[in-house]
The prediction has a mean pLDDT of 81. The RNA shown here (transfer RNA) has 71 nucleotides and comes from Naegleria gruberi. A source record names the gene tRNA-Gly-GCC-2-1. NCBI's taxonomy places the organism under Eukaryota, Discoba, Heterolobosea, Naegleriidae, Naegleria. The sequence is in RNAcentral, with records from ENA, GtRNAdb and Rfam. Its Rfam family is "tRNA".
RNA sequence: GCGUCGAUGGUAUAGUGGUAGAAUACGGCGUUGCCAUCGCCGUGACCCGGGUUCAAUUCCCGGUCGACGCA
Numbered sequence: 001g002c003g004u005c006g007a008u009g010g011u012a013u014a015g016u017g018g019u020a021g022a023a024u025a026c027g028g029c030g031u032u033g034c035c036a037u038c039g040c041c042g043u044g045a046c047c048c049g050g051g052u053u054c055a056a057u058u059c060c061c062g063g064u065c066g067a068c069g070c071a
Stems, first nucleotide, its partner, number of pairs: 001070007010024002013021001018054001025043006047063005
């Protein structure tokens, strides 16, 4: 330098053109003599720019970063 794959709450992840989900974390309440466990409720995310579309996290182009391969 070229190619392939990936980037989603603090963390590790699912998802797909129409509302972003579960886990964990964090906060509150309940339970307990206290802590832990457990139950309920809440908070928090689509890497960046452009294009297509009524509508983009999803499709297309470019960029950044990471992994792998080739040279």